This is a predicted structure of a 511-nucleotide part of an RNA (small-subunit ribosomal RNA, 5' domain) from a Planctomycetota bacterium.
Context: one part of a larger RNA
RNA sequence: GAACGAACGUUGGCGGCGUGGAUUAGGCAUGCAAGUCGAGCGAGAAGGUCUCCUUCGGGGGACUGGACAGCGGCGAACGGGGUAGUAAUACGUCGGAACGUGCCCUCGGGACCGGGAUAGCCACGGGAAACUGUGGGUAAUACCGGAUGACCUCUCCGGAGCAAAUGGUGAGAUUCCGCCCGAGGAGCGGCCGACCUGAUACCAGGUUGUUGGUGGGGUAACGGCCUACCAAGCCUGCGACGUCUAGGGGGUGUGAGAGCAUGGCCCCCACCACCGGGACUGAGACACGGCCCGGACACCUACGGGUGGCUGCAGUCGAGAAUCUUCGGCAAUGGACGCAAGUCCGACCGAGCGACGCCGCGUGCGGGACGACGGCCUUCGGGUUGUAAACCGCUGUCAGGGGGGAUGAAAUCCUACAGGGCUAUCCCUGUUGGUUGACAGAGCCCCAGAGGAAGCACGGGCUAAGUUCGUGCCAGCAGCCGCGGUAACACGAACUGUGCGAACGUUGUUC
Numbered sequence: 001g002a003a004c005g006a007a008c009g010u011u012g013g014c015g016g017c018g019u020g021g022a023u024u025a026g027g028c029a030u031g032c033a034a035g036u037c038g039a040g041c042g043a044g045a046a047g048g049u050c051u052c053c054u055u056c057g058g059g060g061g062a063c064u065g066g067a068c069a070g071c072g073g074c075g076a077a078c079g080g081g082g083u084a085g086u087a088a089u090a091c092g093u094c095g096g097a098a099c100g101u102g103c104c105c106u107c108g109g110g111a112c113c114g115g116g117a118u119a120g121c122c123a124c125g126g127g128a129a130a131c132u133g134u135g136g137g138u139a140a141u142a143c144c145g146g147a148u149g150a151c152c153u154c155u156c157c158g159g160a161g162c163a164a165a166u167g168g169u170g171a172g173a174u175u176c177c178g179c180c181c182g183a184g185g186a187g188c189g190g191c192c193g194a195c196c197u198g199a200u201a202c203c204a205g206g207u208u209g210u211u212g213g214u215g216g217g218g219u220a221a222c223g224g225c226c227u228a229c230c231a232a233g234c235c236u237g238c239g240a241c242g243u244c245u246a247g248g249g250g251g252u253g254u255g256a257g258a259g260c261a262u263g264g265c266c267c268c269c270a271c272c273a274c275c276g277g278g279a280c281u282g283a284g285a286c287a288c289g290g291c292c293c294g295g296a297c298a299c300c301u302a303c304g305g306g307u308g309g310c311u312g313c314a315g316u317c318g319a320g321a322a323u324c325u326u327c328g329g330c331a332a333u334g335g336a337c338g339c340a341a342g343u344c345c346g347a348c349c350g351a352g353c354g355a356c357g358c359c360g361c362g363u364g365c366g367g368g369a370c371g372a373c374g375g376c377c378u379u380c381g382g383g384u385u386g387u388a389a390a391c392c393g394c395u396g397u398c399a400g401g402g403g404g405g406a407u408g409a410a411a412u413c414c415u416a417c418a419g420g421g422c423u424a425u426c427c428c429u430g431u432u433g434g435u436u437g438a439c440a441g442a443g444c445c446c447c448a449g450a451g452g453a454a455g456c457a458c459g460g461g462c463u464a465a466g467u468u469c470g471u472g473c474c475a476g477c478a479g480c481c482g483c484g485g486u487a488a489c490a491c492g493a494a495c496u497g498u499g500c501g502a503a504c505g506u507u508g509u510u511c
Stems, first nucleotide, its partner, number of pairs: 001511004006507005013361006019354002026317003030314003035074003040071002047064007081272003092195005099189003104185007112146004121136006152161003167177002198244003205235003210232008247269004251262004274295005297308004325351001327350003333347001334345004364394004374385004398452001400447004407440002413434002416431006455500005460481003466495005476483002
């Protein structure tokens, strides 16, 4: 000098874009953060309309209506947070072969005949609660059996084996949305190898599933991944093993570069989800807001027993030098589900707070002396503050008040029309009209009026800028050298000057 997720002190007008729990991966009140589909299924409350009965309280029936819940499907493995662990089962780069794949795309086939349950519901119970038992009965794109079956799987090459929902919409389905089998693709994922990526030798030996083989098991898949037997190997001074520290990369800071330091925000990868362990479901998890077990902690309890997990968004306590709103909206982008309309989304888009950073703008402009007053200095003549002020003329940025509404919105969807796809409820294209903004709000127009807006550090040398007074090795300053013991340019104050300026200094850290 440059830099920072900074903090502290003094000061503080506006805007844009960024950025903000780095410490206790400490504990958490409250709300929200993952649902959706009635075009898979059965059932159906309140309400409404009509009607009948009525003891005038109400009750019954039909139609409509669709809530809460349930079965079923898809999603919940994404998105969001954090960096505890991990020095190599990670990351990065380059290669590889023994694999998987829901949704999406392309292609070839198929969907035949049957069956039994079970929630919801009804009845009766248990329990303080959480929740739960028995009986009855019901549906499906839920579940099961049989058939058929290949270019699929197995095979001793003879053969053997494996599926489905003719469901939904609709007047009408080979045609639209779905179901089953197979092949290919795209994207994604699992696995293997090489090289590379900290410190420490006052850690020198380490290892028994250890190293290799055979048989078997297991996996989507190779493999000591697991197991039985056999052999005795394997790693290590190019640092094994141990210990300490640490997520890695793209990048970032600095520097002429080489290098050194670093990994916050954003992107990719890995890992974690109160602590430890485990599997289930599933295309995918050993699963942050799923399950089970153990533990600590906290809460409820009728003492028998239960409930919970903010390292999601806000917010709270604690610790700390220190880090924000218990805000608005799904309008846009994107995701889940759905034929769609649409619903949901603390992802996201916005607003709020903080000079935390960068950038931009303003706090006026021109004139104005015989150089006012005041202040400070003085050799008492004067000098300086200083065109500075007053005063005169002008302008209207920003802030303030009012108006206005470009743009972020084009899709989807609805109506009508036309054309194409042999058919079509489907798809594509074009045109007309209609629908959608949480938030922000430019340019522009009007009003008023210099009005509302300057400080901080420093002045001995390094280092730009000095005088007077006070103090008297005191009080104090200080980055280094060093100042202060009676004339202090170094302490304190005043005046004045220098530097930067909505900031200026200090501290910490890196180069």
Its mean pLDDT, the model's own confidence on a scale to 100, is 83. The source organism's lineage runs through Bacteria, Pseudomonadati and Planctomycetota. The sequence was found in a public genome assembly. It matches the Rfam family "Bacterial small subunit ribosomal RNA".